[in-house]
Context: one part of a larger RNA
RNA sequence: UUGGGCGUAAAGCUUUUGUAGGUGGCUUUUCAAGUUUGUCGUUAAAUUCCAGGGCUCAACCCUUGACAGGUGGUGGAAACUACCAAGUUGGAGUAUAGUAGGAGCAGAGGGAAUUUCCGGUGGAGCAGUGAAAUGCAUAGAGAUCUGGAAGAACACAAACGGCAAAUGCACUCUGCUUGGCUAACACUGACAGUGAGAGAUGAAAGCUAGGGGAGCAAAUGGGAUUAGAUAUCCCAGUAGUCCUAGCCGUAAAUGAUGGAUACUGGGCACUGUGCGUAUCGACUCGUGUAGUGCUGUAGAUAACACGUUAAGUAUCCCACCAGGGGAGUACGUUUGCAAGAAUGAAACUC
Numbered sequence: 001u002u003g004g005g006c007g008u009a010a011a012g013c014u015u016u017u018g019u020a021g022g023u024g025g026c027u028u029u030u031c032a033a034g035u036u037u038g039u040c041g042u043u044a045a046a047u048u049c050c051a052g053g054g055c056u057c058a059a060c061c062c063u064u065g066a067c068a069g070g071u072g073g074u075g076g077a078a079a080c081u082a083c084c085a086a087g088u089u090g091g092a093g094u095a096u097a098g099u100a101g102g103a104g105c106a107g108a109g110g111g112a113a114u115u116u117c118c119g120g121u122g123g124a125g126c127a128g129u130g131a132a133a134u135g136c137a138u139a140g141a142g143a144u145c146u147g148g149a150a151g152a153a154c155a156c157a158a159a160c161g162g163c164a165a166a167u168g169c170a171c172u173c174u175g176c177u178u179g180g181c182u183a184a185c186a187c188u189g190a191c192a193g194u195g196a197g198a199g200a201u202g203a204a205a206g207c208u209a210g211g212g213g214a215g216c217a218a219a220u221g222g223g224a225u226u227a228g229a230u231a232u233c234c235c236a237g238u239a240g241u242c243c244u245a246g247c248c249g250u251a252a253a254u255g256a257u258g259g260a261u262a263c264u265g266g267g268c269a270c271u272g273u274g275c276g277u278a279u280c281g282a283c284u285c286g287u288g289u290a291g292u293g294c295u296g297u298a299g300a301u302a303a304c305a306c307g308u309u310a311a312g313u314a315u316c317c318c319a320c321c322a323g324g325g326g327a328g329u330a331c332g333u334u335u336g337c338a339a340g341a342a343u344g345a346a347a348c349u350c
Stems, first nucleotide, its partner, number of pairs: 004321002007304002012318001015200003021194001023192001025088004033081002035077009048066002051063004091191001092188003096183004103177007110154001114150004119145003125136002162169002206247006215241002220236004258317006266295011299306001323350003332343004
């Protein structure tokens, strides 16, 4: 220097946009930097190798000769890479016509339930548990019937379903906005893929300020249980959960599976959409395309399992891994209001 891995054994960044970089369709030129080839110089001697010779042999010594590799000059070659120039359309993008959707943001509206308040009826229990008790109730509870208020969440439809980069997104309507898919033609003409640093996003909990506070409920109090019970069970209950403006930047952030492209047998099902067939029409049937699932061939795998949505066959780029513990700790640095986060060892030990 080459060589190994990363679903579950150590190992894929939470996700994405994108700078540098390395990588990159087809055709024809230019050039000769890489590449390749000839030749010349150089790469001290000794050493190494080949041949011959000298010490009785050998080690050792002597005499010629030589390779590989490097490097510089010079002469050729032009397939590939790079460069120059021109073109092309299967990649990529734009425009057009459609289309599905809990995709996002803002605004408006709705009913069921819960709690609570006023009032009516009524009159002794209610609530709770394995069993109880604390608790509520004759100052009228619970139950029931009108009316009012508040906050939070949206039953059924609902699916093996949909959308979104991921986190995530579901009552209804309106406005604004991103992305996807399909179709046929037109346009641009490689504009691409990846992506160190960097930016943005990022559940829950937590933090700051101001609101809000129905239900639930860390902490806390009480009642039980128990040898004890800082738990489980019960009665209460504050932060919080909700909104606005900021911060935090982590999760078993999981498909424990980075992104992109191409290729490689089938079967079944669902969601969009195009075409054909069919019909009075909706279905149906066949087929193309994009997505989502199940089964399974070859293959690959330690096995489990994966299997055109690959963990198969290949290429490009990035991240990461290297025995267990010590340790995601210490120290230092960056960052944060803080909590912490990020980066991240060693001694020692088995």
Model confidence (mean pLDDT): 88 of 100. A computed fold for a 350-nucleotide part of an RNA from Hemerocallis citrina, annotated as small-subunit ribosomal RNA, central domain.